[in-house]
């Protein structure tokens, strides 16, 4: 350079048109004589600009970023 694949929470994930899932950190609460463990709850997230569309993290185009693979 040129295909290809992937970016969602302070960490890992699941969801590819119509309310964004769960796990873990944090905060609060119950359990205890305290601490851990457990249980209960709240806070936080779609890489970035366009376009399609009644609606876009999902699909298109283009850019960043990082991985693989040819030159």
């Nucleotide at each position: 350079g040129c295909a290809c694949c992937a970016g969602u929470a302070g960490u890992c994930u699941a969801g590819g048109g119509g309310u964004a899932u769960g796990a873990u950190u944090a905060g609060a609460g119950c359990u205890u004589c305290c601490c851990a463990a457990g249980c209960u709850u709240u806070c936080g997230g779609c890489c970035c600009g366009g376009g399609u569309u009644c609606a876009a993290a999902u699909c298109c185009c283009g850019g960043c970023u990082g991985g693989u693979g040819c030159a």
The RNA shown here (transfer RNA) has 71 nucleotides and comes from a Candidatus Woesearchaeota archaeon. The organism belongs to Candidatus Woesearchaeota, within Archaea. The sequence was found in a public genome assembly. It matches the Rfam family "tRNA". Rfam describes the family as follows. Transfer RNA (tRNA) molecules are approximately 80 nucleotides in length.